Record summary:
The part of an RNA shown here (large-subunit ribosomal RNA, domain III) has 472 nucleotides and comes from Pongo abelii.
Context: one part of a larger RNA
RNA sequence: UAGUAGCAAAUUUUCAAAUGAGAACUUUGAAGGCCGAAGUGGAGAAGAGUUCCACGUGAACAGUAGUUGAACAUGGGUCGGUCGGUCCUGAGAGAUUGCUGAGUGCCGUUCCGAAGGGACGGGUGAUGGCCUCUGUUGCCCUCAGCCGAUUGAAAGGGAGUCGGGUUUAGAUCCCUGAGUCCAGAGUGGCGGAGACGGGCACCACGAGACGUCCAGUGCGGUAAUAUGACCGAUCCUGAAGAAGCAUGCGGGAGCUCCCGGGAGGGUCCUCUUUUCUUUAUGAAGGACAGGGUGCCCUGGAAUGGGUUCACCCUGAGAGAGGGGCCUGUACCUUGGAAAGCGUCGUGGUUCUGGUGGCAUCUGGUGAGCUCUGGCUGGCCCUUGAAAAUCCACGGGAGACAGUGUAAGUCUCGCACAGGGCCAUACCCAUGUCUGCAGCAGGUCUCCAAGGUGAACAGACUCCGGCAUGUUG
Numbered sequence: 001u002a003g004u005a006g007c008a009a010a011u012u013u014u015c016a017a018a019u020g021a022g023a024a025c026u027u028u029g030a031a032g033g034c035c036g037a038a039g040u041g042g043a044g045a046a047g048a049g050u051u052c053c054a055c056g057u058g059a060a061c062a063g064u065a066g067u068u069g070a071a072c073a074u075g076g077g078u079c080g081g082u083c084g085g086u087c088c089u090g091a092g093a094g095a096u097u098g099c100u101g102a103g104u105g106c107c108g109u110u111c112c113g114a115a116g117g118g119a120c121g122g123g124u125g126a127u128g129g130c131c132u133c134u135g136u137u138g139c140c141c142u143c144a145g146c147c148g149a150u151u152g153a154a155a156g157g158g159a160g161u162c163g164g165g166u167u168u169a170g171a172u173c174c175c176u177g178a179g180u181c182c183a184g185a186g187u188g189g190c191g192g193a194g195a196c197g198g199g200c201a202c203c204a205c206g207a208g209a210c211g212u213c214c215a216g217u218g219c220g221g222u223a224a225u226a227u228g229a230c231c232g233a234u235c236c237u238g239a240a241g242a243a244g245c246a247u248g249c250g251g252g253a254g255c256u257c258c259c260g261g262g263a264g265g266g267u268c269c270u271c272u273u274u275u276c277u278u279u280a281u282g283a284a285g286g287a288c289a290g291g292g293u294g295c296c297c298u299g300g301a302a303u304g305g306g307u308u309c310a311c312c313c314u315g316a317g318a319g320a321g322g323g324g325c326c327u328g329u330a331c332c333u334u335g336g337a338a339a340g341c342g343u344c345g346u347g348g349u350u351c352u353g354g355u356g357g358c359a360u361c362u363g364g365u366g367a368g369c370u371c372u373g374g375c376u377g378g379c380c381c382u383u384g385a386a387a388a389u390c391c392a393c394g395g396g397a398g399a400c401a402g403u404g405u406a407a408g409u410c411u412c413g414c415a416c417a418g419g420g421c422c423a424u425a426c427c428c429a430u431g432u433c434u435g436c437a438g439c440a441g442g443u444c445u446c447c448a449a450g451g452u453g454a455a456c457a458g459a460c461u462c463c464g465g466c467a468u469g470u471u472g
Base pairs, nucleotide, nucleotide: 013031014030015029016028017027018026033466034465035464041447042446043445044444047427052076053075054074056072057071061069062068081180082179084422085421087157088156092151093150098107118143119142121141122140123139124138125137126136127135128134129133161178162177163176164175165174181419182418184416189414190413191412197214198213199212200211203208217399218227220225231398235394237392238391240389244379245378248375249374251372252371253370254369255368256366257364258363260361261279262278263277264276265275266274284334285333286332290327291326292325293324295323296322297321298320304314305313306312340360342358343357344356345355346354380384433442434441449461450460452458
């Protein structure tokens, strides 16, 4: 040393109206700009914890203001079998046994342990139920290897939900319409399959009935394999779960682009059959293109042939012809046009999914972008997780009846009843986290339009957003 130091990172604000005591800063409209899809956009994880939404207030706080706010005050808001957790194991963590004289502890995780509490069946006892048959349970016999309790992923593994409507604030959660998975079903609720056959004798034209003796745990195809089901325990074996990096080339979807038609807007002094917007169908089934195939049959190839962008294949069977299987997010179909969307009307003070008409059409293109799925060769002193869980082959202990019934349906179809607990609002960040703060710092992901261009570069634009970053 006072209207002094300062309120200096990221282009930019202007006009009108509304509200109000009061407007550089609020709201609405218009204009001009920026971010420019690796966003100043739309959603999440961690973290925060009510900041979310509505009404009110203008004392304090929001470094000027404020009619505003993530402030204050008063109310409200988070709805699930299917989205996650919960289950599984991973690197690891960590008890028990053991060890250290004791102890705090430490080591260690199968090691110096009496560490199996389960199961089909059989025998025997108790007990409940209309004691016929069966439920519960004690003991005995039989059988059973595993590696160790427990914990460890809201991005790994892990059954199963989508379309539309709705709130001031919640929705794959509410409502509605379509489904679907798991486990259950005591008297098993219904249907189907199993499953209805053959021989002999009798009466007999035939049809058929009675008696008796036997089959029958489904069938097709040359095969690959097929089907609406199609018994089965301990055990054995196998597959899925379950895989790296990078290369080349196809397929599919979404987006994008183009031609024509429809609907609604824009321009219109002149011009423009012009320009802009819009023009759809979920899951789950069925059917069928497309893609893949180291599957089968026929047949028998050198004068070799087929074939890829590259390769590669072939008497251990090529080409050719005919089939099988896997996948199948496209188109078609059930859903389902009734909904949605566009547009034109119209009713009601309100309440209302108000209620009507029309339309939602036909094609094309690609080294395009993103995602997805496939084939192919390459690289490695790198070989690129485990478990839960689920499935299948082999075996054949057994179960079930006797000739019209039964057991079994790893259930075929339809019905029946159930699915607990926790999280769920909002921010996710140049203002809801952390850095003492509304701090240019720090902080893990997903989505990703057009022209230019090799390009997710740069600069420009649409959609969406914003007010220039604590004043003028």
Lineage of the source: Eukaryota > Vertebrata > Gnathostomata > Eutheria > Pongo.
Its mean pLDDT, the model's own confidence on a scale to 100, is 82.
Rfam family: Eukaryotic large subunit ribosomal RNA. Clan: LSU clan.